[in-house]
């Protein structure tokens, strides 16, 4: 790499550095020099570890910090919508 499994409607910055892109892919639609991505700091959360009899806590390992996973992408239905799948993301395990 791949496989298994859980979750994906909540939550999180008027900060510093820097300086043009970003939202997985395609099509849309958006965000962005009133500062993208990135780094640092801050924060959120509670999957694993830890602590606890438990409720829980938030020290460690990840993760996350515009928009439902931004919407659609396949199928179904009672079709301005809803439900399910696929794909993707993240954790844990496996390999």
């Nucleotide at each position: 790499a791949g496989c298994u499994u859980a979750u994906c409607a909540a939550g999180a910055g008027u900060g510093a550095c820097u300086g043009a892109g970003g939202g997985g892919c395609a099509g849309g639609c958006c965000c962005u020099u009133u500062g993208a991505a990135g780094u640092c700091c801050g924060g959120c959360a509670a999957c694993c570890u830890g602590c606890a009899a438990a409720a829980g806590c938030a020290a460690g390992g990840u993760g996350c910090u515009a928009a439902u996973u931004c919407c659609u992408g396949c199928g179904g239905u009672a079709u301005a919508a809803c439900c399910g799948a696929a794909a993707g993301a993240u954790g844990a395990g496996u390999g």